[in-house]
A computed fold for a 74-nucleotide RNA from a bacterium, annotated as transfer RNA. Rfam family: tRNA. Its family is annotated with triplet codon-amino acid adaptor activity in the Gene Ontology.
RNA sequence: GGCGGGGUAGCUCAGGUGGUUAGAGCGGUGGUCUCAUAAACCACAGGUCGAGGGUUCGAGUCCCUCCCCCGCUA
Numbered sequence: 001g002g003c004g005g006g007g008u009a010g011c012u013c014a015g016g017u018g019g020u021u022a023g024a025g026c027g028g029u030g031g032u033c034u035c036a037u038a039a040a041c042c043a044c045a046g047g048u049c050g051a052g053g054g055u056u057c058g059a060g061u062c063c064c065u066c067c068c069c070c071g072c073u074a
Stems, first nucleotide, its partner, number of pairs: 001073007010026004019057001028044005050066005
């Protein structure tokens, strides 16, 4: 250099063929329970979906360019 996979919450990851409010588990905070802690249960907060453009009535999803990570290859 070429090809392929990936980048979504603090972490690990889902997200059909574009469509109603972007989610789960763990973690965090508060609460219930307990003499207390843990566990369990309930609630809440937390996201410019890697960046910038484009298509579209509508983009996490499609197209283009770029950045980063992993693998294969010359």